[in-house]
Molecule: transfer RNA
Organism: Enhygromyxa salina
Formats: sequence, C1' cells, structure tokens
RNA sequence: CCCGCGAUAGCUGAGAUGGUUCAAGCGUUCGGUUGAAGCCCGGAAGACGGGGGUUCGAGUCCCUCUCGCGGGA
Repeated sequence: CCCGCGAUAGCUGAGAUGGUUCAAGCGUUCGGUUGAAGCCCGGAAGACGGGGGUUCGAGUCCCUCUCGCGGGA
C1' cells in the first nucleotide's frame, strides 16, 4: 500500500429479505422476602464507533473517517 471481516447498554451478546417501541444474560439500582445477608421474585435506568448520503422510514443500504482482527504484497 491492497483485500476481507468487525464496531449495538459498564461487560458478554442477538437483531433473515430496511418497518414503526433494538432481545437476552451478568452487573447497577429500587421494592418484596429475611433478624440481617445470600438465593429467589417484581420493577427501573442504561446502547447502534464519528460524519455525510439514499429513503416516507436506516442497527440494517451507499460514501468517507477512526479503531480492532485476519490475509496478500
């Protein structure tokens, strides 16, 4: 330098052909339970790497940038 893959809650990790409100587990937090904790039960907060574009509508498609992984010179 070229090619491919990836980036979604604090962590892990889903999201077939764009479709309205982005799962779930762990963790955090509030409540229940307990003498008090743990376990268990119920609730809540919390995310699409940055910037543009296409579209009525983008996590998903296109361009570019950043970072990570792999491959080739």